Context: one part of a larger RNA
Molecule: small-subunit ribosomal RNA, 5' domain
Organism: uncultured bacterium
RNA sequence: GAACGAACGUUGGCGGCGUGGAUGGGGCAUGCAAGUCGAGCGAGAAAGCACCUUCGGGUGUGAGUACAGCGGCGAACGGGUGAGUAACACGUAAUCAAGUUGCCCUCGAGACAGGGAUAACAGUGGGAAACUACUGCUAAUACCGGAUGGUGCUAUUGGAUCGCAUGUUCUGAUAGCUAAAGGUUGGGAUCCUGCGGGACCUUCCACUCGAGGAGAUGAUUGCGGCCUAUCAGCUUGUUGGUGUGGUAACGGCGCACCAAGGCGACGACGGGUAGCGGGCCUGAGAGGGUGGCCCGUCACACUGGGACUGAGACACUGCCCAGACUCCUACGGGAGGCUGCAGUCGAGAAUCUUCCGCAAUGGGCGAAAGCCUGACGGAGUGACGCCGCGUGUAGGACGAAGGCCCUAGGGUUGUAAACUACUGUCACGAAUCAUGAAUGCUGCGUAGUUAACAGCUGCGUAGUUGACGUAAGUUCGGAAGGAAGCACCGGCUAACUCUGUGCCAGCAGCCGCGGUAAUACAGAGGGUGCAAACGUUGUUC
Numbered sequence: 001g002a003a004c005g006a007a008c009g010u011u012g013g014c015g016g017c018g019u020g021g022a023u024g025g026g027g028c029a030u031g032c033a034a035g036u037c038g039a040g041c042g043a044g045a046a047a048g049c050a051c052c053u054u055c056g057g058g059u060g061u062g063a064g065u066a067c068a069g070c071g072g073c074g075a076a077c078g079g080g081u082g083a084g085u086a087a088c089a090c091g092u093a094a095u096c097a098a099g100u101u102g103c104c105c106u107c108g109a110g111a112c113a114g115g116g117a118u119a120a121c122a123g124u125g126g127g128a129a130a131c132u133a134c135u136g137c138u139a140a141u142a143c144c145g146g147a148u149g150g151u152g153c154u155a156u157u158g159g160a161u162c163g164c165a166u167g168u169u170c171u172g173a174u175a176g177c178u179a180a181a182g183g184u185u186g187g188g189a190u191c192c193u194g195c196g197g198g199a200c201c202u203u204c205c206a207c208u209c210g211a212g213g214a215g216a217u218g219a220u221u222g223c224g225g226c227c228u229a230u231c232a233g234c235u236u237g238u239u240g241g242u243g244u245g246g247u248a249a250c251g252g253c254g255c256a257c258c259a260a261g262g263c264g265a266c267g268a269c270g271g272g273u274a275g276c277g278g279g280c281c282u283g284a285g286a287g288g289g290u291g292g293c294c295c296g297u298c299a300c301a302c303u304g305g306g307a308c309u310g311a312g313a314c315a316c317u318g319c320c321c322a323g324a325c326u327c328c329u330a331c332g333g334g335a336g337g338c339u340g341c342a343g344u345c346g347a348g349a350a351u352c353u354u355c356c357g358c359a360a361u362g363g364g365c366g367a368a369a370g371c372c373u374g375a376c377g378g379a380g381u382g383a384c385g386c387c388g389c390g391u392g393u394a395g396g397a398c399g400a401a402g403g404c405c406c407u408a409g410g411g412u413u414g415u416a417a418a419c420u421a422c423u424g425u426c427a428c429g430a431a432u433c434a435u436g437a438a439u440g441c442u443g444c445g446u447a448g449u450u451a452a453c454a455g456c457u458g459c460g461u462a463g464u465u466g467a468c469g470u471a472a473g474u475u476c477g478g479a480a481g482g483a484a485g486c487a488c489c490g491g492c493u494a495a496c497u498c499u500g501u502g503c504c505a506g507c508a509g510c511c512g513c514g515g516u517a518a519u520a521c522a523g524a525g526g527g528u529g530c531a532a533a534c535g536u537u538g539u540u541c
Base pairs, nucleotide, nucleotide: 001541002540003539004538006537007536008535009534010533013389014388015387016386017385018384019382020381026345027344028343030342031341032340035073036072037071040070041069048061049060050059051058052057080300081299082298090224091223092222093221094220095219096218099217100216101215104213105212106211107210108209109208110207112146114144115143121136122135123134124133125132126131152177153176154175155174156173157172158171159170160169162167182205183204186202187201188200190199191198192197226272227271228270233263234262235261238260239259240258241257242256243255244254245253275297276296277295278294279290280289281288282287302323303322304321305320306319325336326335327334328333353379355378356377357376361375362373363372364371365370392422393421394420395419402413403412404411405410426482428477429476430475431474432473436468440464441463442462443461444460445459446458447457448456449455485530486529487528488527489526490511491510492509496525497524498523499522500521506513507512
């Protein structure tokens, strides 16, 4: 000199863009943060309103609505944090002739005929509660076996092909194994009808099996990057082989047997510290430091362990067990997990609102309308940082007053002020008005598809949807009015005098100042430097 997620002191006008729990991965009140689908399924209220009434009630509507239940998809994403981890992580280059893959895209084939349950619900119980037992009824795109089935899987086997190769790719035979689910809108000159509708065909959405793709994910190998030798030897599933099990898959991943290996001064093993990278800071560079925000990646979710479901988890707001802690209890037993967004206590030098909205972008579900979304978009707060703007402009005395100094003449503050003229940024008041909104949605028209004027798709057109927002911008209005401080002035280092003090009080980054004329302490006047900041402290180069 530069930098910072900074803190502290004094001071503080406005705006834009960023950024803000670095310490106790300490404890948490409260609210919200993951739902959705009635076009998968069965069931199904109430209040209110209207009418009737024998005044008990009934009927209609509310409404096939709400709240639940079965089922599907999602909940493994998104969001947080950095505890652990020195290598099972990360970065990079490759490999899988050892892999997996829901949703999405393309293509091929199929979707036959049946069955038995169970929740909801009803009834009877238990319990303070959480919840739970038994009996009975019922549905499905829930569940189950059967049929069919190939370019599918498994086993045996033949041929061709490529490869260094256990083998790859293509193809043939035999045996075995394996699937499904329906729903809705509309149309039809057909059929049935109990007149509600149903069958059939068609449109759309789903379903099953398979091939390929895209994207994702798992595994393997090489190389790369901290400190410590006051850590020198480490290792027995250890190193390799055979077999077997296990896995989506290779592998001591597990096991049995066999061999006795494997690593190490090019630092094994141990100890300490630490998430890693893109980057960021500094520096002429080499290098050094660092990993907050943003992006990628890993790990974790009260602590420890475990599996279940699933395409995917060993699963932050799922389950089970153990532990610590908190809460409820009728003492028998239960409930909980903010390292999500806000907020609170604590500890700390120190870090914000219990805000608005799904209008946009993105995500989940849904055919869609739409619903959900503390992701996100916004607003709020902190000079925490960077940037921009303002606090006025011009004129104005051989120079007011006051202050300070003085050799008492004067000098200085100082064109500074007053005063005169002017301007109107920002702030303030009023008016006006975009962009973010369309490729969405609704209506109409039209074209295509179609048997079809339905549905779906395209195009056109009209309307509609904004949290921010009493915003931004623009215009008008009045008025110099509302807006300057901080540090320093001995040398380094730009800036000097007076008074007080008297080795005292104090200053200080280094050298050093202060013991009676201190430009070094304190105050004042003046000056210098920066400026909505200025200094101090800490840390890095």